[in-house]
């Protein structure tokens, strides 16, 4: 060069077109415990990037960045 994978919360992940995008850990707050810890609340995402296709896109398409694999 060709081909295939992953790209969603600060970390690791789910979500296979239909209303408000979720979880676990992590972070603030509160309450509780000698301690470890345990229990309520809560904050946080332009779904990598830009198109297109639809009444409607995290999802289907295209093109493009970033990574991983394997080919040459």
């Nucleotide at each position: 060069g060709c081909g295939g994978g992953u790209g969603u919360a600060g970390c690791u992940c789910a979500g296979a077109g239909g209303c408000u995008a979720g979880a676990g850990c992590g972070c603030c707050g509160g309450a509780u415990u000698u301690g470890g810890g345990u229990c309520c609340g809560g904050a946080g995402g332009u779904c990598g990037a830009g198109g297109g296709u639809u009444c409607g896109a995290g999802u289907c398409c295209c093109u493009u960045c970033a990574u991983c694999c394997a080919c040459a």

Predicted 3D model of a 72-nucleotide RNA (transfer RNA) from Mesorhizobium opportunistum WSM2075. Model confidence (mean pLDDT): 81 of 100. RNAcentral holds the sequence, with entries from GtRNAdb. NCBI's taxonomy places the organism under Bacteria, Pseudomonadota, Alphaproteobacteria, Phyllobacteriaceae, Mesorhizobium opportunistum. It is recorded under the gene name tRNA-Und-NNN-1-1. It matches the Rfam family "tRNA". Its family is annotated with triplet codon-amino acid adaptor activity in the Gene Ontology. By type it is a transfer RNA.